RNAcentral holds the sequence, with entries from ENA. Transfer RNA from an Actinomycetota bacterium, 85 nucleotides, folded computationally. NCBI's taxonomy places the organism under Bacteria, Bacillati, Actinomycetota. Its Rfam family is "tRNA". It is annotated as a transfer RNA.

RNA sequence: GCCGGGAUGGCGAAACACGGCAGACGCGGUGCCCUCAAAAGGCGCUGGGCUUCGGCCCGUGAGGGUUCGAAUCCCUCUCCCGGCA
Repeated sequence: GCCGGGAUGGCGAAACACGGCAGACGCGGUGCCCUCAAAAGGCGCUGGGCUUCGGCCCGUGAGGGUUCGAAUCCCUCUCCCGGCA
């Protein structure tokens, strides 16, 4: 230099093919229940900001483009893994 794969919450991991509620599911955290107490188990909550608590805005490595609408399609770039030279 060329080719392929990857980057999504605190962590892992889906959603990409065929653009349409982002984070299902699991782990962790946290509140409650259960218990004399604990462990185990059960139920709820769990990205950030603002809020008149009704909601609103932002958020998928970075920047730009297409589109009514982009994690998904296109372009450039960064980083990681593998292969070729």